[in-house]
RNA sequence: GGAAGAGUAGCCAAGGCGCGUAAAGUGUUGCGAAACGGGACGUUGUUCGCAAACGAAAGGGCUUCGGGCCCUGCGGUGCCGCGGCGCGUCCGCUUGA
Numbered sequence: 001g002g003a004a005g006a007g008u009a010g011c012c013a014a015g016g017c018g019c020g021u022a023a024a025g026u027g028u029u030g031c032g033a034a035a036c037g038g039g040a041c042g043u044u045g046u047u048c049g050c051a052a053a054c055g056a057a058a059g060g061g062c063u064u065c066g067g068g069c070c071c072u073g074c075g076g077u078g079c080c081g082c083g084g085c086g087c088g089u090c091c092g093c094u095u096g097a
Stems, first nucleotide, its partner, number of pairs: 003095003010085003015080004019075003028052007038091005058072005
């Protein structure tokens, strides 16, 4: 020098445990900040804070009557997560000649 490969943030998601359904959460928009293959630049995506607008699916049973318990639903619901996916250029790393 040439070849092949691995790894980030994170995304989907079987399954499990919860929360809400007396509306929190999720989602949207704007502003700001942070982290993000081992390094540099950068992309995509993510998270956090503030502000704004919008906005929901309940039904049944039990009850010691405690907005208590159970079942079935519902929420672009939280956490964990089998499995799958997952860096553009250069350098680095691994493998083998």

The RNA shown here (THF (Tetrahydrofolate) riboswitch aptamer) has 97 nucleotides. Its Rfam family is "THF (Tetrahydrofolate) riboswitch aptamer". Rfam's curators write: Tetrahydrofolate (THF) riboswitch was first reported for Ames et al. as an RNA motif in 5' untranslated (5'-UTR)regions of folate transport and biosynthesis genes in Firmicutes genomes. The model forms 94% of the base pairs in the Rfam consensus. Model confidence (mean pLDDT): 85 of 100.